Predicted 3D model of a 73-nucleotide RNA (transfer RNA) from Ktedonobacteria bacterium brp13. The organism belongs to Ktedonobacteria, within Bacteria.
C1' cells in the first nucleotide's frame, strides 16, 4: 500500500429480527459474626472509540477517520 477483525461501566465480557444498555468481577455502604474471612442485600460506575448518514427510532444498518490485531504484498 491492499484486505480482514475487533472497538460497550474501573477489569472480562453479554445485548437475538432497530425498539428507553445488561451480568459476573472489582469499588462503596448494610445484614450476619466476639471479630476476620466466607455468605448475603443493595446502590455507584456508561456521550456504545470519534464524526456525519439512513430511519418515527440506530450499540445494531451505511460512509469515513482514529487505535489494536491479524494476512497479502
Nucleotide at each position: 500500500g491492499c484486505c480482514g477483525a475487533u472497538g460497550u461501566a474501573g477489569c472480562u465480557c453479554a445485548g437475538u429480527u432497530g425498539g428507553u444498555a445488561g451480568a459476573g468481577c472489582a469499588u462503596u455502604c448494610g445484614c450476619u459474626u466476639c471479630g476476620u474471612a466466607a455468605g448475603u442485600g443493595a446502590a455507584c460506575g456508561g456521550u456504545c472509540a470519534u464524526c456525519a448518514g439512513u430511519u418515527c427510532g440506530a450499540g445494531u444498518c451505511u460512509g469515513a477517520u482514529c487505535a489494536u490485531c491479524g494476512g497479502c504484498u
Record summary:
Its mean pLDDT, the model's own confidence on a scale to 100, is 81.